[in-house]
Context: one part of a larger RNA
RNA sequence: GCCUACGAGUUACUCCUCACUGGCGAGGUUAAGUUCCUUAAUAACGGAGCCGUAGCGAAAGCGAGUCCAAAUAGGGCGUUUAGUCAGUGGGGGCAGACGCGAAACUUUGUGAUCUAUCCAUGGGCAGGUUGAAGGUUAGGUAAAACUAACUGGAGGACCGAACCCGUUGACGUUGAAAAGUCUUGGGAUGACCUGUGGAUAGGGGUGAAAGGCCAAUCAAACUGAGAGAUAGCUCGUUCUCCCCGAAAUGUUUUUAGGAACAGCCUCGGUUUAUAAGUCUGUUAGAGGUAGAGCUACUGAUUGGGCUAGGGGGCUUCACCGCCUACCAAACCCUGACAAACUCCGAAUGCUAACAGAUAUUUACCGGGAGUGAGGCUACGGGUGCUAAGAUCCGUGGCCGAGAGGGAAAUAACCCAGAUUAGCAGCUAAGGUCCCUAAGCGUAUGUUAAGUUGAUCAAACGAGGUGGGAUUUCUAUAACAGCCAGGAUGUUUGCUUGGAAGCAGCAAUUCAUUUAAAGAGUGCGUAACAGCUCACUGGUCGAGAGAUCCUGCACGGAAAAUAAUCGGGCAUCAAGCUAUGAACCGAAGCUCUAUGAUCUAGCCUUAAGGCUAGAUCGGUAGGGGAGCAUUGAAAUUGCGUCGAAGGUGACCGGCGACGGUUGUUGGAGCGAUUUCAAAAGAAAAUGUAGGC
Numbered sequence: 001g002c003c004u005a006c007g008a009g010u011u012a013c014u015c016c017u018c019a020c021u022g023g024c025g026a027g028g029u030u031a032a033g034u035u036c037c038u039u040a041a042u043a044a045c046g047g048a049g050c051c052g053u054a055g056c057g058a059a060a061g062c063g064a065g066u067c068c069a070a071a072u073a074g075g076g077c078g079u080u081u082a083g084u085c086a087g088u089g090g091g092g093g094c095a096g097a098c099g100c101g102a103a104a105c106u107u108u109g110u111g112a113u114c115u116a117u118c119c120a121u122g123g124g125c126a127g128g129u130u131g132a133a134g135g136u137u138a139g140g141u142a143a144a145a146c147u148a149a150c151u152g153g154a155g156g157a158c159c160g161a162a163c164c165c166g167u168u169g170a171c172g173u174u175g176a177a178a179a180g181u182c183u184u185g186g187g188a189u190g191a192c193c194u195g196u197g198g199a200u201a202g203g204g205g206u207g208a209a210a211g212g213c214c215a216a217u218c219a220a221a222c223u224g225a226g227a228g229a230u231a232g233c234u235c236g237u238u239c240u241c242c243c244c245g246a247a248a249u250g251u252u253u254u255u256a257g258g259a260a261c262a263g264c265c266u267c268g269g270u271u272u273a274u275a276a277g278u279c280u281g282u283u284a285g286a287g288g289u290a291g292a293g294c295u296a297c298u299g300a301u302u303g304g305g306c307u308a309g310g311g312g313g314c315u316u317c318a319c320c321g322c323c324u325a326c327c328a329a330a331c332c333c334u335g336a337c338a339a340a341c342u343c344c345g346a347a348u349g350c351u352a353a354c355a356g357a358u359a360u361u362u363a364c365c366g367g368g369a370g371u372g373a374g375g376c377u378a379c380g381g382g383u384g385c386u387a388a389g390a391u392c393c394g395u396g397g398c399c400g401a402g403a404g405g406g407a408a409a410u411a412a413c414c415c416a417g418a419u420u421a422g423c424a425g426c427u428a429a430g431g432u433c434c435c436u437a438a439g440c441g442u443a444u445g446u447u448a449a450g451u452u453g454a455u456c457a458a459a460c461g462a463g464g465u466g467g468g469a470u471u472u473c474u475a476u477a478a479c480a481g482c483c484a485g486g487a488u489g490u491u492u493g494c495u496u497g498g499a500a501g502c503a504g505c506a507a508u509u510c511a512u513u514u515a516a517a518g519a520g521u522g523c524g525u526a527a528c529a530g531c532u533c534a535c536u537g538g539u540c541g542a543g544a545g546a547u548c549c550u551g552c553a554c555g556g557a558a559a560a561u562a563a564u565c566g567g568g569c570a571u572c573a574a575g576c577u578a579u580g581a582a583c584c585g586a587a588g589c590u591c592u593a594u595g596a597u598c599u600a601g602c603c604u605u606a607a608g609g610c611u612a613g614a615u616c617g618g619u620a621g622g623g624g625a626g627c628a629u630u631g632a633a634a635u636u637g638c639g640u641c642g643a644a645g646g647u648g649a650c651c652g653g654c655g656a657c658g659g660u661u662g663u664u665g666g667a668g669c670g671a672u673u674u675c676a677a678a679a680g681a682a683a684a685u686g687u688a689g690g691c
Base pairs, nucleotide, nucleotide: 001691002690003689004688005687006686011095013093015092016091017090018089019088020087021086022085023084024083027051028050029049033045034044035043055062056061065077066076067075068074098236099235101233105226106225107224109222110221116200117199118198119197120196121195122194123193124192125190127159128158129157130155134151135150136149137148138147139146163187164186165185169182170181171180202218204214205213206212239626240625241624242623243622244621249262250261251260252259253258263371264370265368266367267366268365269364270363277358278357279356280355281354282353283352284351285350291344292342293341298338299337303333304332305331307328309327310326311324312323313322314321374399375398376397377396378395379394380393381392382391383390404415405414406413420593421592422591424590425589426588430584431583432582433568434567435566441579442578443577445576446575452570453569460555461554464552465551466550467549468548469547470546471545472544473543481539482538483537484536485535487512488511489510492506493505494504518533522531523530595616596615597614598613599612600611601610602609603608627680629677630676631675632674633673634672635671636670637669638668645664646663647662648661649660650659651658652657
């Protein structure tokens, strides 16, 4: 992992509540027990008790009333009646209460054959090295000290086996091993190692101390019991079909992943057509948002004017006075701002009345829930950076709980809401070169960037190119090119080392000769020189410039696969723009056929039939109707001429399932109705067995 079996809303109660069914009914009902009997059951008896028939008040108490109160006022709770017993079902209560699951707590005991420390008594340590104290002899001394040689054999001494340990590296890692093997290493006469016997016990021991060790278990061992501890948590919870169908919100919460009440769902009952709901229209309203405005307030505010006050300057012994490109209240003109400004002020939405439409969508009472983590998107906002697939509100939509088509793929975007079947048709969004269903559609439009072809780009830059507008010059010759000139006073004056058109300053930048030529446009020189331009003539012969608006392109433009529009590929397009008629395209709509639910009508004994209309996506969840399994009772059947079970085929039922038959098997098994459940498995890291 697979297969087989087992595996989760049960049971008890004089309990509470609701629905349905039945009995009796202003009443309903017996409990224990007794009698009959062989026991049990049934039956009969048994009225104690319980519920109801009267309430109100804390109570005394009063009573269709009563309580509060001074009250005859007013108000609260009652009064005009239906209950009760039993059965079944939904829900609750009390119990383990749908199943499995803690870590823990308390308590009774068992452990020191592992290991920690200690006690008693035994055992073990090859070989080699070093050479302490002490001693002897000699020297030495007054005696000592001291010195030398020899002797001696100390040491938590040295090297290194056994033994003990476990430093390094590798292997091993479903191992040979639930801690090892090999290599390397530490101690190895000691605080050494070790045998045997004994001691200390769980909030306790022991610990050269690591929270270590106390039998592969230790920040409190193991075993039994309380015990099915508790688990607002996780996981799982078993057959079918039909109808409806949510929520992720508000308030409160030692509350925030839980709950209570409300909201939203479902089922039953009641009410309902002059009513409630929804929509449209008309009329009448409340309101201060969007916008707008501010010499209409509050506040903020641009520039100017006018002018208090202040600063600065001048004047003055002082007071006056004068000026001011300074600051500036109020006022005037002008420009502009506000969620907590408003002289104003919509659209929507809301309220009411009336009219019309729709056709149960509405309201109330009662039974049962689930939900109370929401998300994205569009619009209106707050916070934030007018950041976020951010966060918090409001109003819609969708996902959630929604399949289908489109967007390559893609909960939410676009289209569209799947009862079922069809090898029928029409469309939506979106598409029509090939992959790929349908057009190489039309245009003397545009783009040259593979821009683009399903889309993230800006400021800015630019003789890319198309269209439009305005305007200037031009056959008295424009624009561009080419040829020629571009001079003189003069090197203007000043400045300067120099300044001659061209470092800088000044200006009546003047005058002359001219077709024209600046006291000079740029390059250049130390300064000159030189080149060039403006300007003019010639040549040539038809358009040439400037500005603005706009279409499509270009640069700006950097990310992780070499790269790609989904791909191939596409350039008068298969891009972009404009445009007409086609076609394709979904579970949409239609057609044909068949079901189910509800409503209405007709027929009918009826839960049945016919007709018409509407409806039939669905998680949590509510409601309805069924199938199968095991057993019981009654009735009724099958079976050695072959039961159950196994295994093929065919048929019926929307389905759970049922039937017929072949074969295997070899002895039991059904049907109908009613009743009762140990009553349905694919999941729980489910349990056991097999492979």